[in-house]
Context: one part of a larger RNA
Molecule: small-subunit ribosomal RNA, 3' major domain
Organism: freshwater metagenome
RNA sequence: UGACGGAAGGGCACCACCAGGAGUGGAGCCUGCGGCUUAAUUUGACUCAACACGGGGAAACUCACCAGGUCCAGACAUGGGAAGGAUUGACAGAUUGAGAGCUCUUUCUUGAUUCUAUGGGUGGUGGUGCAUGGCCGUUCUUAGUUGGUGGAGUGAUCUGUCUGGUUAAUUCCGAUAACGAACGAGACCUUAGCUUACUAAAUAGUCCCAGAAAUUUCGAUUUCUCGGGGACUUCUUAGAAGGACUGUGGAUGUUUAAUCCACGGAAGUUUUAGGCAAUAACAGGUCUGUGAUGCCCUUAGAUGUUCUCGGCCGCACGCGCGCUACACUGAUGAAGUCAGCGAGUUCAUUCCUUGGCUGCGAAGUCUGGGUAAUCUUGUGAAACUUCAUCGUGAUGGGGAUAGACGCUUGUAAUUAUUCGUCUUCAACGAGGAAUUCCUAGUAAGCGCGAGUCAUCAGCUCGCGUUGAUUACGUCCCUGCCCUUUGUACA
Repeated sequence: UGACGGAAGGGCACCACCAGGAGUGGAGCCUGCGGCUUAAUUUGACUCAACACGGGGAAACUCACCAGGUCCAGACAUGGGAAGGAUUGACAGAUUGAGAGCUCUUUCUUGAUUCUAUGGGUGGUGGUGCAUGGCCGUUCUUAGUUGGUGGAGUGAUCUGUCUGGUUAAUUCCGAUAACGAACGAGACCUUAGCUUACUAAAUAGUCCCAGAAAUUUCGAUUUCUCGGGGACUUCUUAGAAGGACUGUGGAUGUUUAAUCCACGGAAGUUUUAGGCAAUAACAGGUCUGUGAUGCCCUUAGAUGUUCUCGGCCGCACGCGCGCUACACUGAUGAAGUCAGCGAGUUCAUUCCUUGGCUGCGAAGUCUGGGUAAUCUUGUGAAACUUCAUCGUGAUGGGGAUAGACGCUUGUAAUUAUUCGUCUUCAACGAGGAAUUCCUAGUAAGCGCGAGUCAUCAGCUCGCGUUGAUUACGUCCCUGCCCUUUGUACA
C1' cells in the first nucleotide's frame, strides 16, 4: 500500500430490506441441464458472472456423433517406371442400400493430365481459450482513476484525491501545503412528449363547387368520381428552428452549494427511456464466427470430403426458464368497437396477398394490386363492451393423453413438421420449506409484428391496448463504496 475482521462510524442499492403487487416452488405440458440408457444419444458453459444460453425452434442438409460406402480436391521438388503405353473411363453379369466400373469376370476406351517412393504441403466443427489475437461477459452501474510542479518522509509512499454540508455522482459549496490539470461522471448522441409560428405535399389529408347513384318528412343525408375543378395545411408526414435553465414566489440551509412546497408551464425524479462509458484486473467464455492464429495430432483403411441410414427427440429419476389452468371479476354463443412497431417477389423466381367461387374447416382455385406513406392494410388485433345460455358440481372449469380421417410444407413427415374435423376428457379445488422480479403509463392482464423460417413458438427482441395496490423510507438481512482501527496474511 493492499487483503481480511462474527471491529467502529458514515453513505448507497427493489440484482437489499420495509409496505405491497405479480408470482415461481405443487399439477399437466413445452424447453434447457444433469443422470441413466444407447452403435451414437456430438459438444461448449456449472454461484452471482452455466442451465428458452451458444442468436442452439437439428426430419435430410446443418453435423461435429454412430453404422457403412465413394472420391482426392496428395501443390511442388527429387529418384524410379513409362509412348513397345504412365494412366483414365465404362455397357452387361456378379456384387451392393444404390443406375458407385467400389471390387471381380470380360474386354474395349483414353493418351503423359497421371502412377510409385521419399521429402514437403494442403485440409480438419481434431486437441489445447492454462500458448494467443480479436470480440464478449464480469468485478462494476457503482464513482472511481492518473500524472506535472510544490510540500512531508532515508525510503516504499503520502498530500493533492479533505473535518463538514450537499448531490444520482471525486456533483458542487467550502475548508485547505497545496496549485493548476487529464480520463471517467456530466455534457454528448438517439428516443418520446409541446409549437394554429416557417417550408411543403394526386404516395397524407380537410373544406368548397361540379357530376352520378340511393334514401327522402322534399329541409336535406349517405356513397362514388387514378387527375372534373379550386382553396388550404388544423389533423398526417419531416426538414429547419424554438422551448426548461428546476423559471418566479415562499420556507429551510454558513443565508453558500442545494433541498422542500406552491404558481406558471406541453414538460420541473438527470423531463422520459436507452446508447456510449475510465483505470486496473479475471489464467471468466469463445481455437465450434472467421481463408485470425502458435504448438501438438491426423492426413488415403483419413480426424479431409461426399453419399445412404440413424442419432442429437431415447426415460425408474433430480434441477432451472416458461406456457396452460384450477373458473361466475368466469366459460360458451351472437353482436358491437378501437392500435402501434414491422415486413414483403430483381432480372426471373415465386415474396406480401385483396376480391370472387368451392369447402363444416384446414385448404384449394380464378383473377387483381404491390419492388411499397400508393397494394396487402384503417393490418376492422386481443383483452374490452352489450345481450343471451350455464349455476357451483372435477361442471358447459381444464384440455393432457389417445383413436380415425383430411389438407398443407418438403425428394422424404414412421419416432406422429404444422394445421383442421369428429371422438377420447387425465392431473389440477390457489400450491410446504424456500425463492425471483418490480415504484407510473411502471407491475400485471391482452394481443400484434419481426428474428429464426421450405414447414414449425409455449422462445427472444420490439410494439401498442387496458391499467392497479403500496414506498417516496431504512441500513435490520444480503451486498457495494468511503473513513478510522486491529492483525503482521501478501